[in-house]
About this RNA
Large-subunit ribosomal RNA, domain IV from Trieres regia, 317 nucleotides, folded computationally. NCBI's taxonomy places the organism under Eukaryota, Ochrophyta, Eupodiscaphycidae, Parodontellaceae, Trieres. The full RNA is in RNAcentral, with records from ENA. A source record names the gene rnl.
Context: one part of a larger RNA
RNA sequence: UUGCAUUGAAGGAACUCGGCAAAAUGACUCCGUAACUUAGGAAGAAGGAGUAGCUUUUAUAAAAAGCUGACACAUAAUCGGGGACAGCGACUGUUUAAUAAAAACACAGGUUUCUGCAAAUUUGUAAAAAGAUGUAUAGAGACUGACGCCUGCCCAGUGCUGAAAGAUUAAAGAUAAUAGUUUUAGCUAAAGUCUUAACUCCCAGUAAACGGCGGCUGUAACUCUGACGGUCCGAAGGUAGCGAAAUUCCUUGGCAUUUAAUUGGUGUCCCGCACGAAUGGCGUAACGACUGUCCUACUGUCUCCAGUGCAACUUCA
Repeated sequence: UUGCAUUGAAGGAACUCGGCAAAAUGACUCCGUAACUUAGGAAGAAGGAGUAGCUUUUAUAAAAAGCUGACACAUAAUCGGGGACAGCGACUGUUUAAUAAAAACACAGGUUUCUGCAAAUUUGUAAAAAGAUGUAUAGAGACUGACGCCUGCCCAGUGCUGAAAGAUUAAAGAUAAUAGUUUUAGCUAAAGUCUUAACUCCCAGUAAACGGCGGCUGUAACUCUGACGGUCCGAAGGUAGCGAAAUUCCUUGGCAUUUAAUUGGUGUCCCGCACGAAUGGCGUAACGACUGUCCUACUGUCUCCAGUGCAACUUCA
C1' cells in the first nucleotide's frame, strides 16, 4: 500500500446516476392490526410485550410459591427491515448455456378463419406417415391476453369470400375466302368466322381482415371563447375513455402538492408536434430478484477519515 474481517466521537444519505455496499430487522408465545378488495386476501400488515436456572407442591405436565447468577437468558449459529404513492405486466411459469430475467415470451379467457373424414393442415420424389385408433364440445392457422366496464365510424385502396349475367382471352377443335402446285376423286399454305378454362374486368359482401379515421372561414350586447353557420375535399372524418403519458418537439408547459431549495414524484388542466378502442381502450384486488418517487428505522455511503486482527506485496534490518 492492497485485500479480507472488525470497531468508531458528533452528525445520519449531506455520498451517489441510484442508499450501490454495509448496517439494521430476524426465532417462538401473547396482544394488536388500516386503506382497498375479485370477500379468498391485504397480513408476519403496522405497532407492542415476554423469553434463564434450581428447589418444593403437583401427575412427569401446566401452574403457583420460594431461591440464584449475569451488562446481556430466542445468550452461539441459523434467522423478514418496514410503510406510502405511481407506471408496466393480471397471476405461478419461460427466456438471450458464457454481458440483457424484463414491461419481452407463455398463460387461462376472448374473437376469427379453414376443416364433414380418404378432413383441413403438415412431412415425404413416392410408398407412406403425423393429424388420430381423434370426428366440429374435434383438429389446424391467425390475432388478443385474468377479471370489470366496453370495443365507435369507414369496404374508396389492398386482401379474402361469393355470384355466375356480361366483357376479354391461350393452345386446341370446326369451317374456310384466297393463293401455290399439277402424282388432280388431290396435296400444301392460309386471312377470316365459330366453339372454348381459370385468371382478369365487372357486381356484391367482409375491418376481433391489412388498414384508415380532414381543411379553410364567419359568428354571442367589454374582451375572450364559439353552442351556431358557410364552403372545399373525402370511403369515412377519431366516438367512449385516457392524455406533457414507457407516447409532448416547443418543455424544466400552466396550477397545486412534496423540499429551505426539485429538469424528479404525485394530482389536475388540455393547442394530443405525433393517444385511442382485441396492431385492443380505460380501470383493477393479489402477485413482481421489474421501473420511478417519498417517509421511517438503520448505518463509515458521506462530512473525514482513524484504530485493530489476518494475508499478500515493496523496502530495510
Its mean pLDDT, the model's own confidence on a scale to 100, is 84.